[in-house]
RNA sequence: GAAAGAAAAAGCUAAAUUCGUCGCGAGGCGGAGGCGGAAAACCACGGAUCUCACUGAGAUGGCCGGGUUACCUUU
Numbered sequence: 001g002a003a004a005g006a007a008a009a010a011g012c013u014a015a016a017u018u019c020g021u022c023g024c025g026a027g028g029c030g031g032a033g034g035c036g037g038a039a040a041a042c043c044a045c046g047g048a049u050c051u052c053a054c055u056g057a058g059a060u061g062g063c064c065g066g067g068u069u070a071c072c073u074u075u
Stems, first nucleotide, its partner, number of pairs: 002075004012037002017032006035062001041068003045065003048060005
């Protein structure tokens, strides 16, 4: 530097539910929680789904694809 993710380990993340809070809403943020994750890290670029106050404006990256970067192990 390249490829791979069977097993293991360090660290990371955190579904449902619940409490607080913000939002018309989809949902966001924080606490508890611990289903899961090898990109469940980041980017709304294509698609998909969803919401509303619907010529439009938004939500979901833990729905799929794509792009960028990274830990561990093995070769």